Predicted 3D model of a 680-nucleotide part of an RNA (large-subunit ribosomal RNA, domain II) from Durinskia baltica. The full RNA is in RNAcentral, with records from ENA.
[in-house]
Context: one part of a larger RNA
RNA sequence: GCCUACGAGUUACUCCUCACUAGCAAGGUUAAGGAAUUAAGUUCCGGAGCCGAAGCGAAAGCAAGUCUGAAUAGGGCGUUUAGUUAGUGGGGGUAGACGCGAAACCAUGUGAUCUACCCAUGGCCAGGUUGAAGCUCUGGUAACACAGAGUGGAGGACCGAACCAGUUGACGUUGAAAAGUCUUUGGAUGAGCUGUGGGUAGGGGUGAAAGGCCAAUCAAACUUGGAAAUAGCUCGUACUCCCCGAAAUGUAUUUAGGUACAGCCUUGAGUUAUAGUGAUAUAGAGGUAGAGCUACUGAUAGGGCUAGGGGGCUUCACCGCCUACCAAACCCUGACAAACUCCGAAUGCUAUAUCAUGUUCCUCAGGAGUGAGGGCGCGGGUGCUAAGGUCCGUGUCCGAGAGGGAAACAACCCAGAUCAUCAGCUAAGGUCCCUAAAUGUAUGUUAAGUUGUUCAAACGUGGUCCGACUGCUUAGACAGCUAGGAUGUUGGCUUGGAAGCAGCCAUUCAUUUAACGAGUGCGUAACAGCUCACUAGUCGAGCGGUUGGGCGUGGAUAAUAAUCGGGCAUAAAACAUAUUACCGAAGCUAUGAGAUCGAAAGAUCGGUAGGGGAGCAUUCUAGUUGUGCUGAAGGUGUGUCGUAAGGCAUGCUGGAACGGCUAGAAAAGAAAAUGUAGGC
Numbered sequence: 001g002c003c004u005a006c007g008a009g010u011u012a013c014u015c016c017u018c019a020c021u022a023g024c025a026a027g028g029u030u031a032a033g034g035a036a037u038u039a040a041g042u043u044c045c046g047g048a049g050c051c052g053a054a055g056c057g058a059a060a061g062c063a064a065g066u067c068u069g070a071a072u073a074g075g076g077c078g079u080u081u082a083g084u085u086a087g088u089g090g091g092g093g094u095a096g097a098c099g100c101g102a103a104a105c106c107a108u109g110u111g112a113u114c115u116a117c118c119c120a121u122g123g124c125c126a127g128g129u130u131g132a133a134g135c136u137c138u139g140g141u142a143a144c145a146c147a148g149a150g151u152g153g154a155g156g157a158c159c160g161a162a163c164c165a166g167u168u169g170a171c172g173u174u175g176a177a178a179a180g181u182c183u184u185u186g187g188a189u190g191a192g193c194u195g196u197g198g199g200u201a202g203g204g205g206u207g208a209a210a211g212g213c214c215a216a217u218c219a220a221a222c223u224u225g226g227a228a229a230u231a232g233c234u235c236g237u238a239c240u241c242c243c244c245g246a247a248a249u250g251u252a253u254u255u256a257g258g259u260a261c262a263g264c265c266u267u268g269a270g271u272u273a274u275a276g277u278g279a280u281a282u283a284g285a286g287g288u289a290g291a292g293c294u295a296c297u298g299a300u301a302g303g304g305c306u307a308g309g310g311g312g313c314u315u316c317a318c319c320g321c322c323u324a325c326c327a328a329a330c331c332c333u334g335a336c337a338a339a340c341u342c343c344g345a346a347u348g349c350u351a352u353a354u355c356a357u358g359u360u361c362c363u364c365a366g367g368a369g370u371g372a373g374g375g376c377g378c379g380g381g382u383g384c385u386a387a388g389g390u391c392c393g394u395g396u397c398c399g400a401g402a403g404g405g406a407a408a409c410a411a412c413c414c415a416g417a418u419c420a421u422c423a424g425c426u427a428a429g430g431u432c433c434c435u436a437a438a439u440g441u442a443u444g445u446u447a448a449g450u451u452g453u454u455c456a457a458a459c460g461u462g463g464u465c466c467g468a469c470u471g472c473u474u475a476g477a478c479a480g481c482u483a484g485g486a487u488g489u490u491g492g493c494u495u496g497g498a499a500g501c502a503g504c505c506a507u508u509c510a511u512u513u514a515a516c517g518a519g520u521g522c523g524u525a526a527c528a529g530c531u532c533a534c535u536a537g538u539c540g541a542g543c544g545g546u547u548g549g550g551c552g553u554g555g556a557u558a559a560u561a562a563u564c565g566g567g568c569a570u571a572a573a574a575c576a577u578a579u580u581a582c583c584g585a586a587g588c589u590a591u592g593a594g595a596u597c598g599a600a601a602g603a604u605c606g607g608u609a610g611g612g613g614a615g616c617a618u619u620c621u622a623g624u625u626g627u628g629c630u631g632a633a634g635g636u637g638u639g640u641c642g643u644a645a646g647g648c649a650u651g652c653u654g655g656a657a658c659g660g661c662u663a664g665a666a667a668a669g670a671a672a673a674u675g676u677a678g679g680c
């Protein structure tokens, strides 16, 4: 892991409540017990007691009333009749109460053969090294002291086996081993190691102290019991079909993953009209969006005017003057606000009328589940106008929703699946191939593979297309080429120099001209030189400027190899506009069938939690009726019937019991519980 068996809403109660069925009914009913009789059991007595028929009050008490109260007021609870007994079922209560599951708590005992410490009594420590005190001798002293040599053999001394320990590394890690092996290492006469016997016991011991150890168990051992402790927690909870079908909200909570009440679902009963819902019209309340502010409150940019203040000037002082300083009020222009409003919608809400729909509304009673929600659009708060963020409102979908599209993709687009069909039409989206349908039609754009299903900006862009306005142009434009581009003059000033071209000034003037600036740029120390403006010739038809738009282009950086889903595609298979066909879903239609509701016509039939209904199968019991050695049950195939659970027939196997129908009763259905046991 698989297979087989087992495995979870049960049972009890004179308990409570509701529904249905049955009896009797202002009544209903017996319990214990007794009698009769039987196969089980049943029948008959038994009215004790219980419920109901009257309530109100704390009570005395009064009574269709009563209590409160001074009250005949008002108010509270009652009165205007239906109960009761039994059975079955739904729900509740008390019990282990659907099943399994703690960590723990308490009580009685058992443990120191492991290990911690202690007591008693024994045992063990190769070999080597060092050489304390003391003592002896010699020297030495007044005497000591002291020095040297020898002797001696001290030490939680040194090196190192046994022994004890366990430092490092490797191996081992379903091990040789539930702690080891090898290497290396520490102690090794000591606070040493060790044998035997004994002692200390669970909130207790022992501890050179690590919460260590107390029998592979220790922040409170193990055993049995209280005990099926408790578990607002997790997991699991077994056949079928049919109808309806939620919630993830409000309030409260030692409450937040629980619960109570309400909301939303379901089943039954009841009320039937100005019910409910929608559309249109009309009438209302209101202060949002917007807007506005010399309409308030507040905030606010520039200017003007001008109180007050600052600074400066003046003066002995007063007075006075100035100010590109600050600035109230006022004026002009501009402009802001969730807690501003002179204003002010659309929606929504309320009411009335008409129309549509037709009980969907509401009330009572039984049963629930839910009370973790989530995405998207719109209106907001919070946050960074961040988040697949968070908190509200509103709508929708997912949740509990399959089908088609978006390559894939809970909630985006289309669309709500009763069943069947080798029928048709469409939606979104598509029509070159993968891949169903156009290599459709018409007119443009793009050259970037831009793009072709979507992550890109500010800012740049003489890429290209289209438009608007405007200038020049056969009296020859624009571009190119040829030629000229001069004179007064080196204008004046400045300067070392300044000659068109460092700088300053200007009546930047005049002459000759086809034209030629007191000079556009380069250049020189200054000149020179090159060039431009301007003009002529040549050429021969368009050439410039401003502005708006389309498509492109740069900007463009992410981690394994890239890509539009891929192949691939360029007058397109890209983009834009128009247009005609076709494909395309469980949508709609067609044909047939089933079910629910309904008198019918007809409507409806996605579905989690959950409510309701109808059935199938298993075992046993009672009654009834059958099958079987000419082969029962069981096993294993085949065929057939039923919407399903399932039923029936039959082949082989098997070898002795087993069904149908009508009722009843349950140890009554397994795929899951890290389920239990066995097998493989």
Stems, first nucleotide, its partner, number of pairs: 001680006011095003015092010027051003033045005055062002065077004098236002101233001105226003109222002116200009125190001127159003130155001134151006163187003169182003202218001204214003239615006249262005263370002265367006275360001276357009290343001291341002297337002301333004306327001308326002310323004373398010403414003418593004423589003429583003432567003438580001440579006451569002459554003463551010480538005486511003491505003517532001521530002594605004616669001618666010634653008